Description:
This is a predicted structure of a 369-nucleotide RNA (Bacterial RNase P class A) from a Gammaproteobacteria bacterium. The coordinates come from a structure-prediction model, not an experiment, and the mean pLDDT is 76. The organism belongs to Gammaproteobacteria, within Bacteria.
RNA sequence: GGAGUCGGCCGGAUGGUCGCUGUCCCGUUGAUAAAACGGGGCGGAGGAAAGUCCGGGCUCCGAAGGACGGGAUGCCAGGUAACGCCUGGGAGGCGCAAGCCUACGGAAAGUGCCGCAGAAAAUAUACCGCCCCGCACCACAGGUUCGGGGUAAGGGUGAAAUGGUGCGGUAAGAGCGCACCGCGUCGCUGGCAACAGCGGCGGCAGGGUAAACCCCAUCCGGAGCAAGACCAAAUAGGGGGGCAGACGGCCUCGGCCGCAAUGUGUGGUCCGCACAGUCCCCGGGUAGGUUGCUUGAGGUGCGCGGUGACGCGUAUCCCAGAUGAAUGACCAUCCUCGACAGAACCCGGCUUACAGGCCGGCUCCCGCC
Numbered sequence: 001g002g003a004g005u006c007g008g009c010c011g012g013a014u015g016g017u018c019g020c021u022g023u024c025c026c027g028u029u030g031a032u033a034a035a036a037c038g039g040g041g042c043g044g045a046g047g048a049a050a051g052u053c054c055g056g057g058c059u060c061c062g063a064a065g066g067a068c069g070g071g072a073u074g075c076c077a078g079g080u081a082a083c084g085c086c087u088g089g090g091a092g093g094c095g096c097a098a099g100c101c102u103a104c105g106g107a108a109a110g111u112g113c114c115g116c117a118g119a120a121a122a123u124a125u126a127c128c129g130c131c132c133c134g135c136a137c138c139a140c141a142g143g144u145u146c147g148g149g150g151u152a153a154g155g156g157u158g159a160a161a162u163g164g165u166g167c168g169g170u171a172a173g174a175g176c177g178c179a180c181c182g183c184g185u186c187g188c189u190g191g192c193a194a195c196a197g198c199g200g201c202g203g204c205a206g207g208g209u210a211a212a213c214c215c216c217a218u219c220c221g222g223a224g225c226a227a228g229a230c231c232a233a234a235u236a237g238g239g240g241g242g243c244a245g246a247c248g249g250c251c252u253c254g255g256c257c258g259c260a261a262u263g264u265g266u267g268g269u270c271c272g273c274a275c276a277g278u279c280c281c282c283g284g285g286u287a288g289g290u291u292g293c294u295u296g297a298g299g300u301g302c303g304c305g306g307u308g309a310c311g312c313g314u315a316u317c318c319c320a321g322a323u324g325a326a327u328g329a330c331c332a333u334c335c336u337c338g339a340c341a342g343a344a345c346c347c348g349g350c351u352u353a354c355a356g357g358c359c360g361g362c363u364c365c366c367g368c369c
Base pairs, nucleotide, nucleotide: 001365002364003363004362005361006360007359008358009357010356012334013333014332015331016330017329018328020044021043022042023041024040025039026038027037028036029035046340050351051350053349054348055347056346057345058224059223060222061221070220071219072218073217074216075089076088077087078086079085090104091102092101093100094099105215106214110213111212112209113208114207127155128154129151130150131149132148133147134146136144137143138142163181164180165179166178167177168176182204183202184201185200186199187198188197189196190195228291229290230289231288238282239281240280241279242278243277247258248257249256250255251254262276263275264274265273266272298317299316300315301314302313303312304311305310335338
């Protein structure tokens, strides 16, 4: 100097004017209240506020235990409130390397599936071949047809063909025998573990597929701030009381008890049955309002523990809280001329979008000293 890889950070800046919203203070009018108006101070979107995909807090339902069913996760250890997240490690794959990727339990429990091609896709089998034997023929160290048998080394099909390479062996072959690799199993060593290394034994257990059913292990109650709580015009239904109407009885003269009448409905009529005025209170809960609402698994600095995620201690800070829903508009100057995008109960993650810029670690290649 070039190429690459990993991590962290920023997301136009400064000033002025006019607004919007929250909160605090002051003044004026009210009553020293409420409220209104005016003025001033301070705060006012994000790294993703997004998708709403996981996990939790909080709230209500339900007393939440069990069974069936369903869903999620799936190497090991740790972190955490928890997780499907993060950290560290193992194994496999990719890369010269830094580094990156992995849905990474079980196919020796059972069931299913494996298109096309191919002899055969799973109780194995034999298309072309290779070898042996028999008969016949011929141009006779041999070759060919037919029949019988052996074989799976070679060819061919396929994503995949019943361990691989080599030597021996054989008529040709074959774990048939041997060595190494792989596999299984047993033991030892290291490691918390996943796993790794070494040694012994076994010729090999018999294809793939579980983001196919399934099996195993672990976890999971449901609904959500439009949760929920409070205040409370109105309406329906509910409860209580007063008043209004004639008569009778009792009596301590103010009440108590009893009893009808009228209208409407049902019905042809009667009886019967049902309903019936007005006012107030309780209660109810709609519109509306208040609350939940932002001090929190919180941020920052320092110290300590840990490889790390993270934890502990200490000091310090308060950093949007709207509800038709504020966070804007204009002007000036400057630059690299500004991307994706807007809170709505809160928090931890993941994923996705993003103009441009800054910083740091590491790897490889080239050149020079």